[in-house]
RNA sequence: UUGUUAUCACGAAAGGCCGAGGGAUUAGACCCAAUGAAGCCUUAGCAACCCUUUAUCCGUAAAGAAGGUGCUAAAUUCUACCAAGCAAUUGGAUAGAUAACGA
Numbered sequence: 001u002u003g004u005u006a007u008c009a010c011g012a013a014a015g016g017c018c019g020a021g022g023g024a025u026u027a028g029a030c031c032c033a034a035u036g037a038a039g040c041c042u043u044a045g046c047a048a049c050c051c052u053u054u055a056u057c058c059g060u061a062a063a064g065a066a067g068g069u070g071c072u073a074a075a076u077u078c079u080a081c082c083a084a085g086c087a088a089u090u091g092g093a094u095a096g097a098u099a100a101c102g103a
Base pairs, nucleotide, nucleotide: 001103002102003101004100005099006098007097008096013043014042015041016040017039021032022031023030026080027079028078029077044072045071046070049068050067051064052063053062054061055060076095081092082091083090084089
């Protein structure tokens, strides 16, 4: 970099350094930000994909959190493409994110 599978309306923040942007990309909207954005570090936490234990009808279920990841504003912030609908809106796709396994 890429393929497969699963999940993405739940949950969980303080401190230090730094100093102007940030919310993936394009466009629009709407937000966050000098009462300190992004980034880095420390500590804490959330979740339970891998994992651990037990049970098992071997499908899975329950409990746990030491370790590998991930995450800790807003639904993946919302819309864009397709379908239904007078509309509000709903469902799906694409794209993206994360994990496990593979190339």